[in-house]
Context: one part of a larger RNA
């Protein structure tokens, strides 16, 4: 100088309080330790590993096991020298890989391309080291901080400024000061949203006017509206009023869609944790070469007396079921998405319009309004288990997903503890996408619908920022 302290001031911040839903009882899904196993392939291990790497393990994937091959190799470059087009199809023998037979084949005749044999240099490794590394990411945190030039002070190490008095969300700003300026960070330029004005109307939209239909912007038409795509305005403590030190800023009003950073996003500074990550990639160095590299079939990563974790679905009347009916938003869509019709209780087959999409497709659900259960292990619950199916795929036994009939289990609101949240939030309701033949998706990502409560306060707990104090620690 810094660290730390069950020391001291001052401050914040879903940290506490004040509220709403939770978790932890149960039952399943997912991940994880244990165990088992021929393997159950590796990493991730407080916070910051445990619906995580993995936005799709039935074969592949697959990195693992067993069994069967291979040996310049599955792949890549490059030599020297021989012979044949090379594929692609069919037999047969095996699980295949692969062996062995057939069938069929080119050219501009210099070779070029492609393939096999044989050598020789090399391939190749998801072996180890993240404590050898680069890149990349979490974390303290989006926390207000972190640091230099020159001056000055101090033998030095340093310290000044960056402290002090207001103030802010901020090292923000304003005043003071032996400092004066500067950088990185805050902050603002960027993106979405929130209103308004203008241009342009297709595929969007229909208010006036015409026409048609059982009904529908369905047609002529229009540009006014919504909305779309451009291009601007608008918010600045600008105005008033208190209060402050005549500052900074503050509280309160006016106008305004909107007020004090409007809401949200993208952005994460010097660093820390020898944090993850050598299984994305890269990459030194070690280690393997008839294997630790490769092809391939099966089986495994889905094993279960068990612990934990992070969900989803209950346990019911604010509800369960049954008819009727209203209203979205983001997005996908051609080896797709599929409309209308038939069949089928259904999953779904069959048709196969239209649509490479503002044009087609692609049912919102809670919610209204009827009806009915009447407090019960029930019309709650739906696990389990039993049959018959659908589809996906060479192929559902191990191990898919739905559907339909039957089955009908724990559960009656969860100890001790412990989590999210401050508003269009939480809480609930659905919808769409990205992996993808399919699907373990109750998972992650997004979308919009309905739409709360509470916050006296900082005395306590957790984390953090500033100054200041001890200190045998640096």
């Nucleotide at each position: 100088u810094g660290a730390c302290g069950g020391g001291g001031g001052c401050c914040c911040g879903c940290a506490c309080a004040a509220g709403c839903a939770g978790c932890g009882g149960a039952g399943c899904a997912u991940g994880u330790g244990g165990u088992u196993u021929a393997a159950u392939u590796c990493g991730a291990c407080g916070c910051a590993a445990c619906g995580c790497g993995a936005a799709g393990a039935a074969c592949c994937u697959u990195a693992c096991c067993u069994a069967g091959g291979c040996u310049u190799g599955a792949c890549a470059u490059a030599c020297a020298g021989c012979g044949a087009a090379a594929a692609a199809c069919c037999c047969u023998a095996g699980a295949g890989a692969u062996a062995g037979g057939g069938u069929g084949u080119g050219u501009u005749c210099g070779g070029g391309g492609c393939u096999c044999g044989u050598g020789c240099a090399c391939a190749g490794g998801u072996g180890g080291u993240g404590c050898a590394u680069g890149g990349c990411u979490g974390u303290c945190g989006u926390c207000a901080g972190c640091u230099c030039g020159u001056g000055u002070c101090g033998u030095g190490a340093g310290a000044u400024g960056u402290u002090g008095g207001g103030u802010u969300a901020a090292g923000u700003c304003c005043c003071g000061c032996a400092a004066c300026g500067a950088g990185c960070g805050c902050a603002a330029c960027c993106c979405c949203u929130g209103u308004c004005c203008u241009a342009u109307g297709u595929u969007g939209c229909c208010a006036g006017c015409g026409g048609a239909u059982a009904a529908u912007g369905c047609c002529g038409g229009g540009g006014a509206c919504u909305c779309a795509u451009g291009g601007g305005a608008g918010a600045c403590u600008g105005c008033c009023g208190g209060g402050g030190a005549c500052a900074a800023c503050u509280c309160g009003g006016a106008g305004g869609a909107a007020g004090g950073c409007g809401g949200g996003g993208a952005c994460g500074a010097c660093g820390u944790c020898a944090a993850g990550u050598c299984a994305u990639c890269a990459u030194g160095c070690c280690c393997c070469u008839u294997a630790u590299g490769u092809c391939c079939a099966g089986g495994g990563c889905u094993g279960c007396a068990c612990g934990c974790a992070u969900g989803c679905u209950a346990c019911a009347a604010u509800g369960g079921c049954a008819g009727g009916u209203a209203c979205a938003a983001u997005g996908g869509g051609c080896a797709g998405c599929g409309a209308u019709c038939c069949c089928g209780c259904g999953a779904g087959g069959g048709u196969g319009a239209g649509c490479g999409a503002a044009u087609c497709c692609u049912c919102a659900a809670a919610g209204c309004c009827u009806g009915u259960c009447u407090c019960a292990g029930u019309u709650c619950g739906g696990a389990u288990c039993g049959g018959a199916g659908u589809c996906u795929g060479c192929a559902a036994c191990u191990c898919g997903a739905c559907u339909c009939c039957g089955u009908g289990a724990a559960g009656u609101c969860g100890g001790a503890g412990u989590c999210g949240c401050u508003a269009g939030u939480a809480a609930u309701c659905g919808u769409g996408g990205a992996u993808c033949a399919g699907c373990u998706a109750u998972g992650c990502c997004a979308c919009g619908g309905u739409g709360a409560a509470u916050a006296c306060g900082u005395u306590c707990u957790c984390g953090g920022g500033c100054u200041u104090u001890g200190u045998a620690c640096u």
Overview:
Model confidence (mean pLDDT): 83 of 100. Small-subunit ribosomal RNA, 3' major domain from an uncultured prokaryote, 474 nucleotides, folded computationally. The full RNA is in RNAcentral, with records from ENA. It matches the Rfam family "Bacterial small subunit ribosomal RNA". Its family is annotated with structural constituent of ribosome and ribosome in the Gene Ontology.